[in-house]
Context: one part of a larger RNA
Molecule: small-subunit ribosomal RNA, 3' major domain
Organism: uncultured Thermodesulfovibrio sp.
Parts: sequence; structure tokens; C1' cells
RNA sequence: UGACGGGGGCCCGCACAAGCGGUGGAGCACGUGGUUUAAUUCGAUGCAAAGCGAAGAACCUUACCUGGGCUUGACAUGCCGGUGGUAGGGGCCCGAAAGGGUUACCGACCCUGGCUUUUGUCAGGGAGCCGGCACAGGUGCUGCAUGGCUGUCGUCAGCUCGUGCCGUGAGGUGUUGGGUUAAGUCCCGCAACGAGCGCAACCCCUACCCCCUGUUGCCAGCGGUUCGGCCGGGCACUCUGGGGGAACUGCCGGCGAAGAGCCGGAGGAAGGAGGGGAUGACGUCAAGUCAUCAUGGCCCUUAUGCCCAGGGCUACACACGUGCUACAAUGGCCGCUACAGAGGGCAGCGACCCGGCGACGGGGAGCGAAUCCCUAAAGGCGGUCGUAGUGGGGAUCGGAGUCUGCAACUCGACUCCGUGAACGUGGAAUCGCUAGUAAUCGCGGGUCAGCCACACCGCGGUGAAUACGUUCCCGGGCCUUGUACA
Repeated sequence: UGACGGGGGCCCGCACAAGCGGUGGAGCACGUGGUUUAAUUCGAUGCAAAGCGAAGAACCUUACCUGGGCUUGACAUGCCGGUGGUAGGGGCCCGAAAGGGUUACCGACCCUGGCUUUUGUCAGGGAGCCGGCACAGGUGCUGCAUGGCUGUCGUCAGCUCGUGCCGUGAGGUGUUGGGUUAAGUCCCGCAACGAGCGCAACCCCUACCCCCUGUUGCCAGCGGUUCGGCCGGGCACUCUGGGGGAACUGCCGGCGAAGAGCCGGAGGAAGGAGGGGAUGACGUCAAGUCAUCAUGGCCCUUAUGCCCAGGGCUACACACGUGCUACAAUGGCCGCUACAGAGGGCAGCGACCCGGCGACGGGGAGCGAAUCCCUAAAGGCGGUCGUAGUGGGGAUCGGAGUCUGCAACUCGACUCCGUGAACGUGGAAUCGCUAGUAAUCGCGGGUCAGCCACACCGCGGUGAAUACGUUCCCGGGCCUUGUACA
């Protein structure tokens, strides 16, 4: 000087407490450990691995296994030799394919020159191909050789420098102290005076208003109407998207030191950082990644490279993690009836009509999209069920189908009929959340032929409870104290 303490003081954070909903029990889905396997490819492992890399494993992907094959190689560059009616394609044979063999079939491309009106033809060279050499290739090892990127402490309020001053020196001071703040934020004081990286602000979304914009919106005011903004017509409103305004403790009162600031009030759509996002200091964990990529070293080079078929990554006595669906009446089922936002769409989205109980099939308007796809669900109204493992719950299994795709046996999703399991609120323990939040309800998107999505990323609808307080648990900040630790 740090680190540490079941030392002290001060102060924060859904850290506890207060409160609401879960997980831990059940079934299923997904990930992981383990076990199994010819292989179940590899990585990630307390917080910070485990619905993670996977924003799509039937083949492909694919890195794994078995088997079949290829070697100058699936791919790059250079050199030498050969060929250059050669490359490539077709036929035939072996084969699962890859590959190999064969052929009296078709048959190119580029440049230069000659002949030729053109078509074309001839010569030379190149590309290409064959043989050889140098090399390619490696998801092989090392993240304890690395770059880059990332997680984490932590959006925590800290981390430093120049000069000066103090100290023999390590170092200290500044950065400590008194207040204050979300903040090393600001004020005051002070052997310090300044400065940098962080904080804040500048950026984006959102809440209010104004201007501009009118093939979306509107009987707002008028006319027509087969009643639908449908038509005429109009841009006022909603809205769209550009620009601007508005909030600054600016005003008033109180507290405070006449300071920083704190409390209350007015006005206002909004206050005291309005709400949300982006943004992550010096560093820590030899943290993670050699399998995104890049890269030093090492290793394999008829193979640790390359191609193909099939299998595997989907195994299953178990164990853990994350979720989904439930255990019902604030509910299930049936009928009728409302109200979103944000996105996506041409080998696409597909209204509507017909067939089918249905998945879907046949046709097909409109839409490259404020114009079409486009019905939200919970909700409201009415009915039924009557506490039962039930009409709760839907696992599992049998049968029949649909669709995607070369192909759904291993191993897809969906539909219909039948079957109806566990489960009656879950031990010890443990998680999230402070407001348009939790809870609950549906909708969309990426990836994608299809989909194992209950995931992830977004969108809106309905919409709570509670916080006395900081003693305790966890993490952190500042000062101080002890130390035989560094």
C1' cells in the first nucleotide's frame, strides 16, 4: 500500500422485511450429468454451464460410427512434360451411391495470323485435360503461446495523471474532512492547484402542443346511397412521417450556511434524472472461445485430408436444471357478441366459392402491399355441468388419414375416431417482481421445404398487492481499526 476480520462508523441494491405469483411433488417438452452404444461428434460446469453455441440434426447440415471408394486430391498458386477434335455431355457394364471401366455417338470456348463476300476452313498459341513436382487440406492438439470478440463483479462510483508539497524510501497528499446527490453529483473547507478515463449531457423510442404532408381517416358540415367512407366532395379530426416548441428547481413558501441542495405549493400533458433504451472506466477471474474468424508452435499427409451410402447426434435403470399443461366452479363445455399493436408476404401472403366431420384438396379475386392477407384471446350476454378423479386433466396406446419433402422405419408436424394415465396446490429448500410492473390473455417475427417452438426475440389487451423499517441473510461503496497474510 492492499487483502482479510463471526472489528467499528456511515450508505446503497427486490439484499432482507412487507406483499403477489411461482419452482421443488405429477405428466410432458427441452438442455445437462450419468449409463449404454460401432458411434451416441465437439464445446459450455457455482454465482457468471445446463430451452447455452443450435435464429430449425429425417438425407443435407455433420464435425461421430460402420462400410465402399479417391489420391495433385472437393479448393488456390507456380514450374516441367504430354495432349490439344481436347473439355464437357450421351450410351453401355459393375455398383447402394461415390467411384471405376468402356465406346465405331454428340461436341464446345478465348487470342493471333492466312484463305474466304458470308457460312466456314487451315496454322500457331492459350484455357482445359492427362502425367509429374512444389504444395493443397485438417472442426487434429495447445484459449496456460495469442489477436479479436464475449461473460462477470457492475450502471457499481470508482480508476488515474502532470506539477507542487510531505516522507531516507515504499508511498502519501490531491481523491481525506463538513454537508449533499442516483453519481469522485455539486457546495464549503483544506498544501495543494489543475487535468484525463468513468458519472451526467449530447443519440433513439415514448408522454403534450404547433407547422408541413393528404388514394389511411371522417356524416365532423353538405349531397347521393343497391347503406359498406360505398360515391361526390373535403383535409377539420384520428393517423402517417419530417421539422419545431415545451421542463430549467425557471416561479412562490419553508428548511439549510445568504451555499450546494432538501421539503411543500402553483401553473402544466409532463416535473425535480417524466418513463424506457443504447451506452459498461482502470482492472479482476492464466474466466470463455484455436469448432465463427484470424494466428505462433506441435502433429497427420494413399492419410488425423477428400467423396459416398447407411446409421448416430432422437439411446434410457436413473439424477439435476429450465419450461409447458394441469390438479378445476373467479372453472370446463356450447351458442351469440365486442375491442389491439407490432410485424411478414411473389417459387410468397392468399380473401372468397366448391368438396371433405377435419387436417386439407380443387379453383381463385386482391396484394411487391397505410389499400390485400387481417377472425385477436382473456372480456360481455345466455345456457349447461353440481364437487364427482367428474363433462376437471390430457399423458399413453390402437386405428384411419392430411401435408411438406427424392425419401417421414429408425426420426416430422397436423387431423379424425377410440383409449383415457399421473395429478385433489406439492418436504427440506428455493426463484422472480416496486407500476402500466407482477400476474394473466392472446397476436406476430426470425431460422425454416417441413418441423419435434411449450424455446427465443418482439407486440399489444386486462391489470393488482406491498415496502413499518435496515437488526438479520447476500452483494457492493466510503472512512476507520487490528493483522504473525501478500